């Protein structure tokens, strides 16, 4: 200290996830051991069962036990000593133990107060302890009750209990004199009066006293008791400051706030009463609700914070729930008591008992939390003079990896590496020095043996010393010595032995985030913190082998903080990402101008007090070390008190520059109200006039012969105010626009007259506050939500048209929002310019006006710094800086519900949550797309020529059929496509019949045979059995080699699948002109420049310009043909001239000119001339030339797109099938045919048909071949066989064309389908299923609907020739030539394309995004007739215990008093208060509801198409 995760990518916002520590946990899986700590977070839910607080016999009478003593009548009797003890009686139970229910409060925590008070036991000082008397427990006898219990009558004692005296403190009242204080007051010293006390016990001892040898009433000496002063300890009330979260909880409040009399307390106090008075809290958050023990501390964080309050430790609460009081120093008491409620337990039914939030433990709850353990040795308490007794405090053990924290579980060595496993390209790689195996060691662990610290006190003994005292006695006290005490425990520790032996596991391994591979699974199982894996090659799911982390653990799950600067005081923001109130006035608040003085609240500084301990940090020490434990230091708050005076506050004086005033002035749609004016629409009325108007994209629907529309007079009404007019003007904003007038606000300039900080913002509050909309009465020309009709359209509740209500206008009154925006709150100060423009002032010059300068105020645009995520602001800041206020805090739920407020309503303010998503969103960037815009290509359009779409038939294809109709291709770019040629065969497809090492490679073993050949039989055949021939090469051999068969294993093979796993290859976009790159500028980046611009070009093609400069691949060129021509060469080709020869012909000889063949070369480059252009580039016309501006064609296709096509051309990974998905035969299909298309031929005729004649190509084939002449046939074609391996022979008649001649517009002499018959050719074989002749038939069709293709010149249009395939099959499909137009005005449109630009909510990119309604599941949520619970309020009725209070009623030992009877004291019984409870009332809260309302979320549902592009009506905000 970061990362992931919105996007094509980028930056910035912003959320969501991680990765860290942590824990009283918990679950999974796994577990060796030791210390040291923790352990019911839930049900403050019930609770069996044991123990948890009881001592004191030295406080008291009684009893029992042992032992004794005397004494005896032997039955007892009276003692004494130890021990025990129920009751009396002290003291203790108020502390220790538990828990956190309530409690938002002086309960906590701090820091004061008490002059407003209390303190048993302790310590100190002072004084005192005299004397009496009457009780009740116990116990004895009865009596009630199951039973807890209780009653009655008798006897008793005391440190129980009641009077008397005494009073040195003390307390009360009245009172004096000092001294302090803080308002009451306080204190010391005093006077007078009043008041009120005591308990005794236990050793010792005999100095005094009395008895009298030892005793006690006497002395002592402890421990006790009274009164009292101080202390010390704990406690009690008070007060300052701090102490969660709701304002959708804004007013609470009747003892309430106050006084004053009484009461009460230990004490102040409305703490309680009675009466007066009306007052007290509150926006600095009362009052309600909710929710909580508060701290020291823990956790975490760099800190500041945030969360939290188990363990230990301080307080406060509680103690089945609720109320009371009693006792006591001390309680309204956990293991007391009394009542009420629940609830459980006993009962003989009358009636009792009970309280684990003590320690164990149980049920139960729950995810989930421990033993009915051992001691009182230590530490602490209680109660005793001790000894002791008691102590579930405690100190130990136990159980549990709950957490820390240490140790093991071996160590050394040891292969080019077993064996096994994985994986593999098979070749080997890894687990791995890892085991084995060889040396070692002993932590632990077994087992024997040994053994601590904790122990020191009390007590007793024995010394010495010492206080009291008569004492050498006893007691106390201080010292040394000694003796007794250990639950934990035979426990830690220590020694032998035995032995690598008993001891590793969990998680992850796609990126965050450290670690990959095979298999298996196939949008399935299934992961998963976020992002997201999974649909047949998963490093994401399961296993498996490696690996990588941690390690008695180790993962998940849950909660906190931290990352998070994502609540932001440190240390954020608000134009556009959430976020400025729609403006103003102004309250409380917060903030302030210069200058003096003063003060001491902030502020700053010494100095003292607290700031508890443990706890963290730091410095030591103890356990072998840690963790633990000790020991020392430090601690930022709070008080208190001493100083300083800059600054901030207060207080006083002064200032003028903030601010406000006055004087002089001018500018404005600034407002409020009266009058007025013109143009224009529409209505009436007249005239003039004659069919139409009107309206649209193009109609109609309406007007109109009843006389419009047009025009022309007159008139009525209501709304608005043309030109000026203007990023002018005023206004706080909304907003305001024709002239006058009246009333008024404001800013502005100038002067500088007063005042002297009077400012500045502004929570609540008030006021304005567009349009629309309500109300009430008006008004109504034009327009016009709604409605009506016409259109349009699949639909058209819309756009378009026709007409029209409310509305729009006025007056009063509401409403109170708006994309009320500069999406920019208000003030102040500051900080480079430039230009406009409104309103004023000054200057300077003039004769004046201008122009020009300064300067204040306003309102504009461009622009540096700076600033901004960018974009853009930029003196009108979004720039520095100050002050004040309002606002954000992920998207959707929602500005919603609910609740309050406020309105006539409409709604408006205020404002959540459940739930749900990763994200939602801003700026820019690069593509890509508009029904977006500019430029420009292209047979894209136009402009022309032929077609196709209709027939028939050939083909392809779809779809049906079928066994089978194999299989791919299917917009464009599939469909005369693979296929350049399916009868067998191909052929892959179906029947059906065989075969398994195989039809076909290699290579091994064995056996056998040459190989092969020729043939019979069965059978469809494929095979199967034979039959015969044959017996290889090289070697003496043995055996090698080479074919062949057989059997065995390894393999073959597959046109099985998957072209979305792939290589090659194609198609397209497109022969479009684009596609990058180096450096280098620019930008945070993404990216941009360069590739933009001005020209021009077929061209990113050439020029200029330019932050660019250069460079690739594309482009032209270079390669081929073609066109002209030079040279050279000439046989198969040519023949001019010479020469021969024929009927004729380059037929021969010859030539080399010629044409032609085919190799080199020339030729063309904008080179030359005008013009135009920027003087360029290049255009445009011209000359020449065979060709002229890339002359015509071809080859030849950037980067990349289509997961385009192909696993069936081939090659390939991977899965698949191995007597079969291979592999051989036969036969059959691919040729089906109700249908649709797509390609083509033939046509429909006279530019034609038909017969005759007759001409002229180029380019190709040809040996299993072309195949002449010649005979044969009507003909296909047969015979023939010359001649050719070819410029030589053949194919081979070119056809169209010309010329004659028929035919004359008709389903024909068009047109040939179709069929009937006969035949030819190939070829085993033409049924299914070739092709061709012939005769003879004579179908549809007379130019083709919406619709649609092709060509721009030797083209389109016609014509015919080869040629591949091939036994044969050609309208196809590759070539070749012959004849040969017509059109382009242009570039609006349709289509595809470039390149610049603009929008964008598209980036699988418009075939894109994306709304809402409906239908369905599902979730959470609102309302809902009600309904059942909680909770608190108020008013009343009932009234328990119980304190105070009142009583005339009953009882009554102590004092009074002769008595009677008081006085007191009890019981009863009664007022006031009172808890539970009742009854009513409204208010909260939670659940639950038939139903209804919207809302989210769900792969593929319906309807439509609202938004993003001019989204196809620009979008959007209010409102109706």
């Nucleotide at each position: 200290a970061g990362a992931g995760u919105u996007u094509g990518a980028u930056c910035a916002u912003g959320g969501c996830u991680c990765a860290g520590g942590a824990c009283g946990a918990a679950c999974g899986c796994u577990g060796g051991c030791g210390g040291c700590g923790u352990g019911c977070c839930u049900a403050a839910c019930a609770c069996a069962u044991g123990c948890a607080a009881g001592u004191c016999g030295a406080a008291c009478g009684g009893g029992g036990a042992u032992u004794u003593u005397g004494u005896u009548u032997c039955g007892g009797c009276a003692g004494a000593a130890u021990c025990c003890u129920a009751g009396u009686g002290g003291c203790g139970a108020a502390c220790g133990g538990g828990u956190g229910a309530g409690u938002a409060a002086c309960g906590c925590g701090u820091a004061g107060g008490c002059a407003a008070c209390c303190u048993g036991c302790c310590c100190u000082c002072c004084g005192g302890c005299c004397g009496g008397g009457g009780a009740c427990a116990a116990c004895a006898c009865u009596c009630c009750g199951a039973a807890a219990g209780g009653g009655g009558u008798g006897c008793u004692a005391a440190u129980a209990c009641c009077g008397g005296a005494u009073a040195c403190g003390a307390a009360g009242u009245c009172u004096g004199u000092g001294c302090c204080g803080c308002a009451u007051g306080g204190u010391a010293c005093g006077g007078a009066u009043u008041u009120g006390a005591a308990a005794g016990a236990u050793g010792g001892c005999c100095u005094c006293u009395a008895u009298u040898u030892a005793u006690a009433a006497g002395c002592u000496a402890u421990c006790g008791c009274c009164g009292g002063g101080g202390g010390a300890u704990g406690g009690g009330c008070c007060u300052g400051c701090g102490u969660c979260c709701g304002a959708u909880u804004a007013g609470c409040u009747g003892g309430u706030u106050g006084g004053u009399g009484g009461g009460g307390u230990a004490a102040c106090g409305g703490c309680c009463u009675a009466c007066c008075a009306a007052g007290g809290c509150g926006a600095c958050g009362a009052u309600c609700g909710g929710u909580a023990g508060c701290c020291g501390g823990u956790c975490u964080g760099a800190g500041a914070g945030g969360a939290u309050g188990a363990a230990c430790g301080g307080c406060c609460a509680c103690a089945u729930u609720g109320g009371g009081a009693c006792u006591g120093a001390g309680a309204c008491a956990c293991g007391g008591c009394c009542c009420a409620g629940a609830c459980u337990c006993c009962u003989a039914c009358g009636g009792g008992a009970g309280g684990c939030a003590g320690c164990a433990g149980u049920g139960g709850g729950g995810a989930a939390u421990c033993u009915u353990c051992c001691g009182c040795a230590a530490u602490g308490g209680g109660c005793g003079c001790a000894a002791g007794c008691c102590u579930g405090a405690c100190g130990g053990a136990g159980c549990a990896a709950c957490g820390c924290c240490g140790c093991g579980u071996g160590a050394g060595u040891g292969a080019g590496g077993a064996a096994g496993u994985u994986c593999u390209u098979c070749g080997g790689a890894a687990c791995g020095u890892a085991a084995a195996g060889c040396u070692c060691u002993g932590u632990u662990g077994u087992u024997c043996c040994u053994g601590a610290c904790g122990a020191a006190c009390c007590u007793c003994c024995c010394c010495u010393c010492u206080a009291u005292g008569a004492a050498c006695a006893a007691c106390g006290g201080a010292g040394g010595g000694g003796a007794c005490u250990g639950a934990c425990g035979g426990u830690a520790g220590g020694g032998a032995a035995c032995g690598a032996g008993g001891a590793a596991g969990c998680c992850a391994c796609g990126g965050c985030u450290a670690a990959c591979u095979a298999c298996g699974u196939g949008c399935c199982a299934g992961c998963a913190g976020c992002c997201g894996c999974g649909g047949u090659a998963a490093u994401a799911c399961g296993u498996a082998g490696g690996u990588g982390g941690c390690a008695a653990g180790c993962g998940u799950u849950g909660u906190c903080c931290g990352g998070a600067a994502u609540u932001a005081u440190u240390g954020g923001g608000c134009g556009u990402a959430a976020a400025g109130c729609g403006c103003a006035u102004g309250u409380a608040g917060g903030c302030g101008g210069u200058a003096a003085u003063u003060u001491a609240a902030g502020u700053c500084u010494g100095u003292c007090g607290u700031g508890a301990a443990a706890c963290u940090g730091c410095g030591g020490g103890g356990c072998u070390c840690a963790g633990c434990c000790c020991c020392g230091u430090a601690u930022g708050g709070c008080g208190a008190u001493g100083g300083a005076a800059a600054c901030u506050g207060g207080g006083u004086u002064a200032c003028u520059u903030g601010a406000g005033u006055g004087c002089a002035g001018g500018a404005g749609a600034g407002g409020a109200a009266a009058g007025g004016g013109g143009a224009a629409c529409u209505c009436c009325c007249a005239g003039u006039g004659u069919a139409g108007c009107g309206g649209u994209g193009a109609a109609a629907u309406g007007c109109g012969u009843a006389g419009a529309u047009a025009u022309u007079g007159g008139g009525a009404a209501g709304a608005a105010c043309a030109c000026c007019g203007g990023u002018g003007g005023c206004g706080a904003a909304g907003g305001c626009g024709c002239c006058u007038u009246u009333c008024u606000g404001g800013a502005c300039u100038g002067u500088g007259u007063c005042u002297g900080a009077c400012g500045c913002u502004g929570a609540g509050a008030u006021g304005c506050g567009a349009a629309a909309g309500c109300c009430a009465g008006g008004g109504u020309a034009g327009c016009g939500a709604a409605c009506g009709g016409g259109a349009u359209u699949a639909g058209a509740u819309a756009c378009c048209c026709c007409g029209g209500u409310a509305g729009u206008c006025c007056u009063g009154g509401c409403c109170g929002u708006a994309a009320a925006c500069g999406a920019u709150g208000g003030g102040u100060a500051c900080u480079a310019g430039g230009u406009g423009u409104g309103g004023g002032a000054g200057g300077u010059a003039u004769c004046g006006a201008c122009c020009c300068c300064u300067u204040c105020c306003g309102u504009g645009c461009c622009g540096g710094a700076g600033u901004u995520a960018a974009c853009g602001c930029a003196a009108u800041a979004a720039g520095u800086a100050c002050c004040c206020c309002g606002c954000c805090u992920g998207g959707g739920g929602a500005g919603u519900a609910c609740g309050g407020c406020c309105g006539c309503a409409a709604g408006g303010c205020u404002u959540a949550a459940a739930c749900u998503c990763a994200a939602a969103g801003g700026a820019a960037u690069u593509g890509a797309c508009g029904g977006g815009g500019g430029c420009c290509c292209g047979c894209a359009c136009a402009a022309g020529c032929g077609g196709u779409g209709g027939a028939g038939c050939a083909u392809g294809u779809g779809g049906u059929u079928u066994a089978a109709u194999u299989c791919g291709a299917u917009g464009g770019u599939a469909c005369g496509c693979g296929a350049g040629g399916a009868a067998c065969c191909u052929u892959a497809c179906c029947u059906g019949g065989g075969u398994u090492u195989g039809a076909c490679a290699u290579a091994c073993a064995a056996a056998g045979g040459a190989a092969u050949u020729a043939u019979u039989u069965a059978g469809a055949g494929a095979u199967a059995a034979g039959u015969a021939a044959g017996c290889g090469c090289a070697g003496c051999a043995a055996u090698g080699c080479g074919c062949c068969u057989u059997u065995g294993a390894a393999c073959a093979g597959g046109u099985g699948c998957u072209g979305c796993a792939u290589g090659g290859c194609u198609g397209u976009c497109g022969u479009c002109a684009g596609c990058u790159c180096g450096u280098g500028c620019c930008g945070u980046g993404a990216g941009g420049u360069g590739u933009u611009g001005g020209g021009u070009u077929a061209a990113g093609u050439c020029c200029c310009g330019c932050a660019a400069c250069g460079a690739g691949c594309g482009c032209a060129a270079c390669c081929c043909c073609u066109a002209c021509u030079g040279c050279c060469a000439g046989u198969u080709a040519c023949u001019a001239g010479c020469a021969g020869g024929u009927a004729a012909u380059g037929c021969u000889g010859a030539g080399g000119a010629c044409u032609c063949u085919g190799g080199c070369g020339g030729a063309a480059c904008u080179g030359c001339c005008g013009g135009u252009g920027a003087c360029a580039a290049a255009c445009c016309g011209g000359a020449g030339g065979a060709a002229g501006g890339u002359g015509g064609g071809g080859a030849u296709g950037a980067c990349g797109u289509c997961a385009a096509g192909u696993c069936a051309u081939c090659a390939u990974g991977g899965c698949c099938c191995u007597u079969a998905u291979g592999u051989c035969c036969a036969g059959g299909g691919c040729u089906a045919c109700a249908c649709a298309c797509g390609u083509g031929c033939u046509a429909c005729a006279a530019u034609g048909g038909c017969a005759g004649g007759u001409a002229c190509a180029g380019a190709g084939u040809g040996a299993a071949g072309c195949g002449a002449a010649g005979c044969a046939g009507u003909g296909a074609u047969g015979u023939g066989g010359a001649g050719c391996a070819a410029a030589a022979c053949g194919c081979a008649g070119a056809a169209a064309g010309c010329c004659u001649g028929c035919c004359u517009c008709a389903g024909u002499c068009c047109g040939g389908a179709u069929a009937g018959g006969a035949g030819u050719c190939u070829g085993a074989a033409a049924c299914c299923c070739g092709a061709c002749u012939c005769c003879u038939u004579g179908a549809a069709g007379u130019u083709g609907g919406a619709a649609u293709c092709g060509c721009u010149a030797g083209u389109a249009a016609u014509c015919g020739c080869a040629c591949a395939u091939c036994a044969g099959c050609a309208c196809g499909g590759u070539g070749c030539g012959g004849u040969g137009a017509a059109u382009a005005c242009g570039u609006u449109c349709c289509c595809g394309g470039g390149c610049c630009u603009u929008g964008u909510a598209c980036a699988c990119a418009c075939c894109g995004c994306c709304c809402g309604u409906c239908a369905c599941a599902c979730c959470a949520u609102c309302c809902g007739a009600g309904u059942g619970g909680g909770g608190g309020g108020u008013a009343c009725c009932c009234g328990a215990a119980g304190u105070c209070g009142u009583g005339a009623g009953u009882c009554u030992a102590a004092c009074c008093g002769c008595a009677a009877g008081g006085a007191g004291g009890a019981c009863c019984a009664u007022g006031c208060c009172g808890a539970a409870g009742g009854u009513a009332c409204g208010c909260u809260u939670c659940g639950u509801g038939a139903g209804g309302g919207g809302g989210g979320u769900g792969a593929a549902g319906u309807c439509g198409u609202a938004a993003c592009a001019a989204g196809g009506u620009a979008g959007c905000c209010g409102u109706a």
Predicted 3D model of a 1520-nucleotide RNA (small-subunit ribosomal RNA) from an uncultured rumen bacterium. It matches the Rfam family "Bacterial small subunit ribosomal RNA".